[in-house]
Context: one part of a larger RNA
RNA sequence: GGCGUAUGGUGGAUGCCUUGGCUCUAAGAGGCGAUGAAGGACGUGGUAAGCUGCGAUAAGCUGCGGGGAGCUGCACACAAGCAUUAGAUCCGCAGAUUUCCGAAUGGGACAACCCAGUACACUGAAGGUGUAUUAUCCGAAAGGAAGCUAACCCAGGGAACUGAAACAUCUAAGUACCUGGAGGAAAAUAAAACAAACGUGAUUUCCUGAGUAGUGGCGAGCGAAAAGGAAACAGCCCAAACCGCAGUGGCGUGCUGCUGCGGGGUUGUAGGACCGCAUUUAGAAACUGUCAUCAAACUGAACCUUCUGGAAAGUUGGGCCAUAGCGUGUGAUAGCCACGUAAGUACAAAUUGACAGGGACGAGCGGUAUCCUGAGUAAGGCGGGACCGGAGGAAUCCUGCCUGAAUCUGCCGGCACCAUCCGGUAAGGCUAAAUACUCCUUAGAGACCGAUAGUGAACCAGUACCGUAAGGGAAAGGUGAAAAGCACCCCAAACAGGGGAGUGAAAUAGUACCUGAAACCGUACGCCU
Repeated sequence: GGCGUAUGGUGGAUGCCUUGGCUCUAAGAGGCGAUGAAGGACGUGGUAAGCUGCGAUAAGCUGCGGGGAGCUGCACACAAGCAUUAGAUCCGCAGAUUUCCGAAUGGGACAACCCAGUACACUGAAGGUGUAUUAUCCGAAAGGAAGCUAACCCAGGGAACUGAAACAUCUAAGUACCUGGAGGAAAAUAAAACAAACGUGAUUUCCUGAGUAGUGGCGAGCGAAAAGGAAACAGCCCAAACCGCAGUGGCGUGCUGCUGCGGGGUUGUAGGACCGCAUUUAGAAACUGUCAUCAAACUGAACCUUCUGGAAAGUUGGGCCAUAGCGUGUGAUAGCCACGUAAGUACAAAUUGACAGGGACGAGCGGUAUCCUGAGUAAGGCGGGACCGGAGGAAUCCUGCCUGAAUCUGCCGGCACCAUCCGGUAAGGCUAAAUACUCCUUAGAGACCGAUAGUGAACCAGUACCGUAAGGGAAAGGUGAAAAGCACCCCAAACAGGGGAGUGAAAUAGUACCUGAAACCGUACGCCU
C1' cells in the first nucleotide's frame, strides 16, 4: 500500500410524517375611498428586539347577545394582577377612539417633515399652546368627481420574434403591450334579418353543420354561414304629424316662425295624425304588511374485560348505540374516551326570499281626400379598414376627403348588374336570463404534491442577499407520549467538549436531537506485497 471482516466519524439520501401548497365543486360576495381608501411610517406591553393586535381611550374602551372557570396573544420565565354564579379571559353583532404619511386636499417638501391664514379659547406678552376651518374640477344649488383594486368586459392605439424550412404579400395577430371607460357581469338585442318559391321570427352561449363552403406568393396557412339540436327566453320607449299652454320674433292685428312644457303617437298583412263609433280589464318597480331566512351558540346515543407492552385504541371474552360507522385527537390501529358527526333547538339588527296589498304603463272597430313616419343621412367617387373573402366579377358593414337623393305610387336587401318575385322599413333610444371571471368568504372534494416535490415562500419570504436603478431573488421542516431538556461528581481553562450518575421504552432519541444510504476519513484484527 491492497483486499477482507468488524466498528466508528462525516454526510444527509431514503422511508415515514405534515402545519403548506395545487386543482376543483357548491353557495355567497363582486368592490373600497374626501365620514380620508389601498398601502405604509412612528408609536403602543411591568420587563418588550421581532411578529401579531391596537392608536395618545394605543395586545385595547362601551353597549347588547353568547359562554362558564380559569385568564393576562405568538411566548412554555419572573413580577404584578383579574375572575370564579354579583360571571374574568374568550366568541358574535353594533358603536367609540383611530398620531403622521399616502388621491392627500391650507402652502411647501428629499413620503411619514417644515411653515401659514381665519374664527374662538387660554393669555400681560411671545418666533406660544389648543380646537375648528382654509386644495382643484363639474354643478344654479343640492351634491358629485378624484385614488386603489386579481381576472373577466368594451373602446382607442398597436408590435416583433416566429412560421413560410431564405424572404417581401401572407403568418404570428388585432396577440403581447400602452391608454381610456364600466359592471357584477360587460358587450349584443326586438329585423331596412335570414331564407328560397317552403318557411323562420330580437340578442347571447353550447353541440352539430365543419376543418365543410370558401380564401390563400392557391405556399405556409386562415376559415365561415344557413339549416338541425339544446340553454335561456321579454319585450318596449321616444322624434314627427295633430291639439293646448307659456315665452319670444316678424308684420299685413290675426296669421305665421322659433323655443320650452303638457297631451297625442310609435308601425310594415304598413302604422299614426285627422273624421266617426264604442269602452273596460290582465299586469312591473318603489313602498306597506305577514311568514320564513341569517351570528356567536346549545342539546346530542352507545363498553367493560384478559394478555402483550413504557403506553391499548392491538389481542381475548362478552355487550351496546346508530336519522350519528364523515373526520381529528388521545402514550400503537377507538362507532360506544375527548372534540365532534346525524338530527334537533334558540336567536338582535341588517339582509335575502315567498305571499298579499299597492298601481307606472297599457286596449277596440270603420273611413280614407290631406298631413307625418329620424338628411349633409342613404347612395356614388377616391383612399383605407371589417367580414371566410389578400381588389377580385365583389355584394354587405365602418369612414378620412369630394359629391349628394327619394318621401309610401317612397326606400333598402336577397353576393357585380338588370327584370320579375320574395323579405324588410335605415339614418333615435332602453332592455332581465342563458354567457365570462375569482383578489375574497363559508362548506366540501381529489387514482394532485409531500420539503431539490408542491406556490418563489410549510420556517418571521418577496425576507436575507445582489444591483445606481428598473429589477433579480434564495437557503432553511421533524427530540420525546410527556421536558421528565441530564440534580450531583470528575477531566478540562471559571471554555468548548467529554466521562460517570440520573430521566426515559429508547440518550448511537441530548436540543449540531426520527430514520440515518453513498461518496469521503479513521480505528482494530486477518491475509497478501
Molecule: large-subunit ribosomal RNA, domain I
Organism: Puia sp.